A computed fold for a 105-nucleotide RNA from Alkalicoccobacillus porphyridii, annotated as Guanidine-I riboswitch aptamer. The source organism's lineage runs through Bacteria, Bacillati, Bacilli, Bacillaceae and Alkalicoccobacillus. The RNAcentral record of the sequence draws on Rfam. Of the family's consensus pairs, 100% are formed in the model.
[in-house]
RNA sequence: UAAUAAGUUCCCUAGGGUUCCGCAGAGGCUAUUAGCUCUGGUCUGGUCCGAGAGGGGGCGCGCGGUCGGAUGGCUGUGACACGGAGGGAUAAAAGCCCGGGAGAU
Numbered sequence: 001u002a003a004u005a006a007g008u009u010c011c012c013u014a015g016g017g018u019u020c021c022g023c024a025g026a027g028g029c030u031a032u033u034a035g036c037u038c039u040g041g042u043c044u045g046g047u048c049c050g051a052g053a054g055g056g057g058g059c060g061c062g063c064g065g066u067c068g069g070a071u072g073g074c075u076g077u078g079a080c081a082c083g084g085a086g087g088g089a090u091a092a093a094a095g096c097c098c099g100g101g102a103g104a105u
Stems, first nucleotide, its partner, number of pairs: 007059006015049002020046002022043001023040005029035002061078007080100001082103001086098003
C1' cells in the first nucleotide's frame, strides 16, 4: 500500500427487546363473565427490529465462454472475512447503524 459492484433491494433465520395484542399479577371503578388503570420480557408466544463477516431470491455490475448480422440472448464465475470498547436510532434492545470502522493477522 491492497476490493473501485465488498452495489442495491426483498424474503427468511440466529439473535433482540417490550410500543401494540396476548399471558401473568395487583388495584379500585363502571355495574359485569367484560371494560379501565398500573406492574411484569427473570412471560412460551403474535405484531415489531434483525445480520459485511447466516441462508435464499430479484435487479444491476465486472470478467470468461457460447449463440446471433445486431441492440442482445443463454451460461459459468465473483474468493476471503478475527474484531473490541464507546456512541446512536426506535417503545426498547440486539449479531441493527457508526462499521469489511479502530485494532489484530